[in-house]
């Protein structure tokens, strides 16, 4: 001095416009019964504080921990 922190993991999501994918896990359908597979479903005040703005994961300052 850089880079990164968003759901249990593992990530997307950046010309600002009230947050999502796969895995996982509930619950139903299939099945004799597990698993597959097909349907729904629950879950994150986006590491914290503050600022700017009608609106901020997304700009701007601080500060925290992780890597380099």
């Nucleotide at each position: 001095g850089g880079a990164c922190g968003u759901a249990g993991c593992u990530c997307a999501g950046u010309u600002g416009g009230u947050a999502g994918a796969g895995c996982g896990c509930c619950u139903g359908c299939c099945u004799u019964c597990c698993a597959a597979g097909c349907a729904g479903g629950g879950g994150g005040u986006c590491g914290c504080c503050g600022g700017u703005u009608c609106g901020a994961a997304c700009c701007c300052g601080g500060u925290u921990g992780u890597c380099c």